RNA sequence: ACCACGAAAUGGCACACCCGGCGAAAGCCGGGGCCGCAAAGCGGCAGGUCUACGGCGCUGGGGGAGGCGCCACGACGGCUGAGCUGUCGAA
Numbered sequence: 001a002c003c004a005c006g007a008a009a010u011g012g013c014a015c016a017c018c019c020g021g022c023g024a025a026a027g028c029c030g031g032g033g034c035c036g037c038a039a040a041g042c043g044g045c046a047g048g049u050c051u052a053c054g055g056c057g058c059u060g061g062g063g064g065a066g067g068c069g070c071c072a073c074g075a076c077g078g079c080u081g082a083g084c085u086g087u088c089g090a091a
Stems, first nucleotide, its partner, number of pairs: 005089002012037002017032006035078001041084002045081003048076003054071006
């Protein structure tokens, strides 16, 4: 130095929830807040999950409204795997 590992130390991030904003929604951004996290840093590569503005089908007297089902091009990196990068140094 590198790989593995995760005691200690310096720090870091920020679940739920609340307020404001964006969005059809899932969810995201900012502030507060701290459940937890050794990658809870980065990016949607793979799987999985969530939502359905919109599209298609069914239902609805032929219809309309409404309802139901299916479909990511949307979202989740704190769902898992993989990839890239990174602090410290005990056993």
Annotation:
c-di-GMP-I riboswitch aptamer from a Bacillota bacterium, 91 nucleotides, folded computationally. Lineage of the source: Bacteria > Bacillati > Bacillota.